[in-house]
RNA sequence: AACUCAUCAAGAGCGGUGGAGGGAAAGGCCCAAUGAAACCGCAGCAACCAUCAGGCCAAACCUGAUAAGGUGCUAAUUCCUGCGCCGGCCGCAAGAUGAGAA
Repeated sequence: AACUCAUCAAGAGCGGUGGAGGGAAAGGCCCAAUGAAACCGCAGCAACCAUCAGGCCAAACCUGAUAAGGUGCUAAUUCCUGCGCCGGCCGCAAGAUGAGAA
């Protein structure tokens, strides 16, 4: 990189270094010298993995609790869009994150 499954309208930022970009791509619309990206420190959010309890003969699965550990995340609905028709908190595609398999 490609594949499978789940989730994506909720939630959560300060400081230091840095010095012009950033929001996936293209268009739009935004953010940015009242300091972008990136890196570091601390803090936080969430509950995918995890742990515990209950349901079940058991497994799978479901429900609840926890937040020490592994990820992730902390402007705007995935910032908006493309395709379909049933015109929607719809389905598909694209993307992101997690878990898995090879």
A computed fold for a 102-nucleotide RNA, annotated as SAM riboswitch aptamer (S box leader). Its mean pLDDT, the model's own confidence on a scale to 100, is 83.